Transfer RNA from Rhodococcus sp. WS3, 76 nucleotides, folded computationally. The organism belongs to Rhodococcus, within Bacteria. Its mean pLDDT, the model's own confidence on a scale to 100, is 82. It matches the Rfam family "tRNA". The family's RNA type in Rfam is transfer RNA.
Parts: sequence; C1' cells; structure tokens
RNA sequence: AGCGAUGUAGAGCAGUUGGUAGCUUGCUGGGCUCAUAUCCCAGAGGUCGCGGGUUCGAGUCCCGCCAUCGCCACGA
Repeated sequence: AGCGAUGUAGAGCAGUUGGUAGCUUGCUGGGCUCAUAUCCCAGAGGUCGCGGGUUCGAGUCCCGCCAUCGCCACGA
C1' cells in the first nucleotide's frame, strides 16, 4: 500500500423499514437512616468522529477524510 470492523452523554452500550436519540453505570439534588451504604424519586449532561451530498426529513443512505483495533502481504 490492500481488506474488514468500530466511532452515539464522564464510562460501557442499544437504536428495527430514514420520522426528530435511549438503557445501564457514574454525577448532582431530594427522600429514607442516629449516620453511612442499600433502596426510592427527580434533574443535569449529546453539534451521533470530521466535512460534503441525496431527501420534506439523515445516528441510519451515498462520497471523501481522520482515529482505534484486527487480518493479509512485503521488508528486516
């Protein structure tokens, strides 16, 4: 150089046939308790890797690029 997979909240992951993004954990506040933990309730937190294109509408389809991981080949 070539091929493939992955990229979504602090972390780990879902997201069906394109229809306006969720789960667990963590964090914050409250409840409970003598207190802590557990448990219960609520909340904050996302330009969906980047840039374009298609579409009324894109996390999803198309193109290019970047990062990580793996495979293969070459050289040593």